The RNA shown here (SAM riboswitch aptamer (S box leader)) has 114 nucleotides and comes from Arcticibacter eurypsychrophilus. The coordinates come from a structure-prediction model, not an experiment, and the mean pLDDT is 82. The sequence was found by an Rfam model in a public genome assembly. It matches the Rfam family "SAM riboswitch aptamer (S box leader)". Gene Ontology term of the family: regulation of gene expression.
[in-house]
RNA sequence: UACUUAUUAAGAAAGACCGAGGGAUAAGGCCCGAAGACGUCUUAGCAACCUACGUCUGCAGGCGAAAGGUGCUAAAUCCUUUCAGGAAUAUUAAUGCUACUGAAAUGAUAAGUG
Numbered sequence: 001u002a003c004u005u006a007u008u009a010a011g012a013a014a015g016a017c018c019g020a021g022g023g024a025u026a027a028g029g030c031c032c033g034a035a036g037a038c039g040u041c042u043u044a045g046c047a048a049c050c051u052a053c054g055u056c057u058g059c060a061g062g063c064g065a066a067a068g069g070u071g072c073u074a075a076a077u078c079c080u081u082u083c084a085g086g087a088a089u090a091u092u093a094a095u096g097c098u099a100c101u102g103a104a105a106u107g108a109u110a111a112g113u114g
Base pairs, nucleotide, nucleotide: 001114002113003112004111005110006109007108008107013043014042015041016040017039021032022031023030026081027080028079029078044073045072046071049069050068051067053064054063055062056061082103083102084101085100089096090095
C1' cells in the first nucleotide's frame, strides 16, 4: 500500500510540553479551542481483534480472565449530501418532502494474504 473478513449508536483520564487551529475528504451545518483545543511524551484507564492461558466441548467453537501484540479514551464514523421505504404536514388529487427505518458507499480498527 491493495484485497478479503469482522466490528464500528456502548465504554474509558490526568500531568508535562507545544502554541492555533481542530473535528478524514469536497460541500452545508453544528461543535471543541489562549479557562490552551489539535499534536507529542508519561502514567492511568476502556475494550477484547490476534497470540499465549484457564475451562466447557459435537473440536467447529462457547465462556472466563487480562500476561503479550495492536487499538482506543468529546459529540453515532458529530449530523447531512447515495439508494429504497416513509406516518404527519402542504396539496382537490396526483405528487413532493420531513421525522424515522433499512441498505450501500466512504472512513477508522483488527486479522490474514499479496